[in-house]
RNA sequence: GGCGGUGUAGCUCAGUGGCAGAGCAUUCGGUUCAUACCCGACAGGUCGGUAGUUCAACUCUACUCGCCGCUA
Numbered sequence: 001g002g003c004g005g006u007g008u009a010g011c012u013c014a015g016u017g018g019c020a021g022a023g024c025a026u027u028c029g030g031u032u033c034a035u036a037c038c039c040g041a042c043a044g045g046u047c048g049g050u051a052g053u054u055c056a057a058c059u060c061u062a063c064u065c066g067c068c069g070c071u072a
Base pairs, nucleotide, nucleotide: 001071002070003069004068005067006066007065010024011023012022013021018055027041028040029039030038048064049063050062051061052060
């Protein structure tokens, strides 16, 4: 250089055009003499970036950035 994969909450990941979610973690509450386990609740996101298609984009397209792999 060429090709492919990947990027979504603090972490691990779902979500294949129509309200952005789960588990764990954090915080608060319940339980306990206390802690852990367990139970409940809240908060936490410019969906890597820019543009395009569309009534509507995390999702489709182009370019671009980071990471991983294959290849020369």
This is a predicted structure of a 72-nucleotide RNA (transfer RNA) from a Bacillota bacterium. Its mean pLDDT, the model's own confidence on a scale to 100, is 83. NCBI's taxonomy places the organism under Bacteria, Bacillati, Bacillota. Its Rfam family is "tRNA". The family's RNA type in Rfam is transfer RNA.